Small-subunit ribosomal RNA, 5' domain from an Ignavibacteria bacterium, 502 nucleotides, folded computationally. The coordinates come from a structure-prediction model, not an experiment, and the mean pLDDT is 81. The organism belongs to Ignavibacteria, within Bacteria.

[in-house]
Context: one part of a larger RNA
RNA sequence: GGACGAACGCUGGCGGCGUGCCUAACACAUGCAAGUCAAGGCGGUAGCAAUACCGACUGGCGCACGGGUGCGGAACACGUAGGCAAUCUGCCCUUAAGGGGAGAACAACUUGUCGAAAGGCGAGCUAAAUCUCCGUAAUAUAUUCGGAUGGCAUCAUCUGAAUAUCAAGUUUUCUUAGGGAUGAGCCUGCGUCUGAUUAGCUAGUUGGUAGUGUAAUGGACUACCAAGGCUACGAUCAGUAGCUGGUCUGAGAGGAUGAUCAGCCACAUUGGGACUGAGACACGGCCCAGACUCCUACGGGAGGCAGCAGUGAGGAAUAUUGCUCAAUGGACGAAAGUCUGAAGCAGCAACGCCGCGUGAGGGAUGAAGGUGCUCUGCAUUGUAAACCUCUGUAGUCGGGGAAAAAUGGCGGGUUACUACCCGUUUGAUGGUACCCGAAAAGUAAGGAUCGGCUAACUACGUGCCAGCAGCCGCGGUAAUACGUAGGAUCCAAGCGUUGUCC
Numbered sequence: 001g002g003a004c005g006a007a008c009g010c011u012g013g014c015g016g017c018g019u020g021c022c023u024a025a026c027a028c029a030u031g032c033a034a035g036u037c038a039a040g041g042c043g044g045u046a047g048c049a050a051u052a053c054c055g056a057c058u059g060g061c062g063c064a065c066g067g068g069u070g071c072g073g074a075a076c077a078c079g080u081a082g083g084c085a086a087u088c089u090g091c092c093c094u095u096a097a098g099g100g101g102a103g104a105a106c107a108a109c110u111u112g113u114c115g116a117a118a119g120g121c122g123a124g125c126u127a128a129a130u131c132u133c134c135g136u137a138a139u140a141u142a143u144u145c146g147g148a149u150g151g152c153a154u155c156a157u158c159u160g161a162a163u164a165u166c167a168a169g170u171u172u173u174c175u176u177a178g179g180g181a182u183g184a185g186c187c188u189g190c191g192u193c194u195g196a197u198u199a200g201c202u203a204g205u206u207g208g209u210a211g212u213g214u215a216a217u218g219g220a221c222u223a224c225c226a227a228g229g230c231u232a233c234g235a236u237c238a239g240u241a242g243c244u245g246g247u248c249u250g251a252g253a254g255g256a257u258g259a260u261c262a263g264c265c266a267c268a269u270u271g272g273g274a275c276u277g278a279g280a281c282a283c284g285g286c287c288c289a290g291a292c293u294c295c296u297a298c299g300g301g302a303g304g305c306a307g308c309a310g311u312g313a314g315g316a317a318u319a320u321u322g323c324u325c326a327a328u329g330g331a332c333g334a335a336a337g338u339c340u341g342a343a344g345c346a347g348c349a350a351c352g353c354c355g356c357g358u359g360a361g362g363g364a365u366g367a368a369g370g371u372g373c374u375c376u377g378c379a380u381u382g383u384a385a386a387c388c389u390c391u392g393u394a395g396u397c398g399g400g401g402a403a404a405a406a407u408g409g410c411g412g413g414u415u416a417c418u419a420c421c422c423g424u425u426u427g428a429u430g431g432u433a434c435c436c437g438a439a440a441a442g443u444a445a446g447g448a449u450c451g452g453c454u455a456a457c458u459a460c461g462u463g464c465c466a467g468c469a470g471c472c473g474c475g476g477u478a479a480u481a482c483g484u485a486g487g488a489u490c491c492a493a494g495c496g497u498u499g500u501c502c
Stems, first nucleotide, its partner, number of pairs: 001502004006498005013356006019349002021314001026312003030309003035061003039058002042055005068267003077192008087184002092180007100134005109124006140165011193239003200230003205227008242264004246257004269290005292303004320346001322345003328342001329340004359390004369381005394443001396438005404429001408425006446491005451472003457486005467474002
């Protein structure tokens, strides 16, 4: 000198765009943050009925995304380059084929019963796109026996035979098989902090055989066999830490850093476990154990903000219990649409960057007042003020007033169907931005410094006191260094101080 998610002191006019618990992964009152569809039977309301609407339930899809945090982790966690001939992949796209028949249960409901509650238990009825069985089927899967081509030990592609196994809901749905896309899993080379005042570490340890397990490889796990494996190119141990794109600085090399935004990882009160599912060992799912909080009729139950707001606590310190689904995106749905604290917006904060304003031109009786001096006076404040002329940014008042919205929705036309055309409708922000007009200089400047480094000096007070100070150092009676005043210098809606990094 530059930088900051900053804080503190003094001060403070406006706008745009950003940013805002770095500390206690401390504890949380309250509200909201994940639903949706209607194939099905049931209950209710309206109705003569058809039917319409509402409700819980069965069922399908979703809840593994989106959002938060950085505890842990020095590791294939991340980055980069590869591999899988060792793998899976719902929804989506594409290709081919198919959709025959029969049956059953459990909720809801009715009823009985236990319990303070949470919630259960028994009996009975019932439907389906729920579940079960039969039939049919191969290019699929498994086993056995063959052939051809190619390759990287395993194998890949094509092909023949035998045995066994698996389907279904006629609609934009579903089933089976092949391919794609997307997503995920696993493996490997290289790179990734400090300490030797940590020198030896290791028995599933290292390898093999056979199995188990997995979508899949593998001591991942089990049995048996062998005795290996790592290490001064730093093993092991200890400490610290999410990693990266990036960010700050620097001419660069490098150093420091990892807020916001983006990718990956890990976690969801602490520890463990599996279930469901294409996908989780699952933040707003389940079970067990611990701590804590709450309810209780003392028998027993309920809960999890590191989602958005908000509260307490901690701290130098960090915001509203706001509006809307209009747009973008997501879930479900054929769609209308519903849901969405994702998101879009608004509120608070000079926290940062950028822009604008606090007036412009003229004006010497060099006014008054202040300060200083060599004191009838002069110097300085100073064109500064007064005064004259002008302008109208921002602010105030009055009027008009968006884009973001259509490729969306609805209606109509056309068409074999889409496409296409016409009309109409939908905005939280917001009567905001912006535009036009009116009056009026009126409403808007401070902070630090002035001995040298370092731009800027005098007077008074004080008298090694009170005090200053980044370093050198000032102050003991003429202090340009302390305090006050006048003046000056530098920045400016900021200016200084402190902290941290280069």